Large-subunit ribosomal RNA, domain IV from a Candidatus Peribacteraceae bacterium, 323 nucleotides, folded computationally. Its mean pLDDT, the model's own confidence on a scale to 100, is 86. The source organism's lineage runs through Bacteria, Bacteria candidate phyla, Candidatus Peribacteria, Candidatus Peribacterales and Candidatus Peribacteraceae.
Context: one part of a larger RNA
RNA sequence: UCCACGUCAAGGAACUCGGCAAAGAAGCGUCCGUAACUUCGGGAUAAGGACUUCCAGUGGCAUGAGCCAUUGGACGCAGCGAAAGAGUCCAGGCGACUGUUUACCAAAAACACAGGUCCCUGCGAAGUUGUAAAACAACGUAUAGGGGCUGAUGCCUGCCCAGUGUCAGAAGGUCACGUGAGGAGGUUUACGCCUCCGAUCUAAGCCCUGAUGAACGGCGGCCGUAACUAUAACGGUCCUAAGGUAGCGAAAUUCCUUGUCGGGUAAGUUCCGACCCGCACGAAUGGUAUAACGAUCUGGACACUGUCUCGACGUGGAGCUCG
Numbered sequence: 001u002c003c004a005c006g007u008c009a010a011g012g013a014a015c016u017c018g019g020c021a022a023a024g025a026a027g028c029g030u031c032c033g034u035a036a037c038u039u040c041g042g043g044a045u046a047a048g049g050a051c052u053u054c055c056a057g058u059g060g061c062a063u064g065a066g067c068c069a070u071u072g073g074a075c076g077c078a079g080c081g082a083a084a085g086a087g088u089c090c091a092g093g094c095g096a097c098u099g100u101u102u103a104c105c106a107a108a109a110a111c112a113c114a115g116g117u118c119c120c121u122g123c124g125a126a127g128u129u130g131u132a133a134a135a136c137a138a139c140g141u142a143u144a145g146g147g148g149c150u151g152a153u154g155c156c157u158g159c160c161c162a163g164u165g166u167c168a169g170a171a172g173g174u175c176a177c178g179u180g181a182g183g184a185g186g187u188u189u190a191c192g193c194c195u196c197c198g199a200u201c202u203a204a205g206c207c208c209u210g211a212u213g214a215a216c217g218g219c220g221g222c223c224g225u226a227a228c229u230a231u232a233a234c235g236g237u238c239c240u241a242a243g244g245u246a247g248c249g250a251a252a253u254u255c256c257u258u259g260u261c262g263g264g265u266a267a268g269u270u271c272c273g274a275c276c277c278g279c280a281c282g283a284a285u286g287g288u289a290u291a292a293c294g295a296u297c298u299g300g301a302c303a304c305u306g307u308c309u310c311g312a313c314g315u316g317g318a319g320c321u322c323g
Stems, first nucleotide, its partner, number of pairs: 001318008010309002014307001019304001029051004037042001039152001053074009075079001080085001087302007094294002099111002115150007127136003153289004158219003163216002165212005172207003178201001182197006220238005247281001248278001259275005
């Protein structure tokens, strides 16, 4: 010096990306007491407080060397006298929840989920496996089975069918093989044979006509205008299939940006509440709110500490020497 432990004056997060690590407190039981919020179940053991041994009585219930209440007294630093046995609170993001996951760097906001919705499927079902026979689906039958998306619950889910997709459409256009009316050429004495052109008829598909967004997706620009200024309810114009509704918003989304204001701190690029100028939120690729839940992420507080100011000492081991 390193590793594993133990102790520490005063201070107490000043450490650090971050209280990481460590520490301490609480801890069991009895009795009190318990907020916001809430889906009325919870939150909750919330938080917070008191007590706890022994001796001698008294009362009640009881019949267990029993339990409870109560009076007086005794001792100790300490009475759940050892061990074991939650640290707590405030605010926010995400995900409702319990679950699942990268066997060996990721446990999460990812997956799943109950619930919602759309599409397919009438049974020898659709779908899947197999060349097939066949099998599963299912010894089920639309309250069933398969597939896609969303993801408890509350309030909701706007506009666009021009493009793409899907579905529907007994017309029409186009269209292959096939069919072969008719015709041309070669050859033959002839019958015929060969080659070529080709009218007509002819499927799906495509074109065409519609529908359809909890289908793939999309959801504007410029100019002007109010009696201070500023701003623009209003007007004009161009383009579009239609120009983003409700709600939310510097956000897990904001470049400029440490935006501006307020809060918290002595001091705050983080955090919380607002504002809205949304570079580039937005409604089941769901929007927004949400009690409960979380080895989740973010900010703050109390308690506590060798994390630190700033280091010191001790125990065991390694390092060093010899073998």
Description: It matches the Rfam family "Bacterial large subunit ribosomal RNA".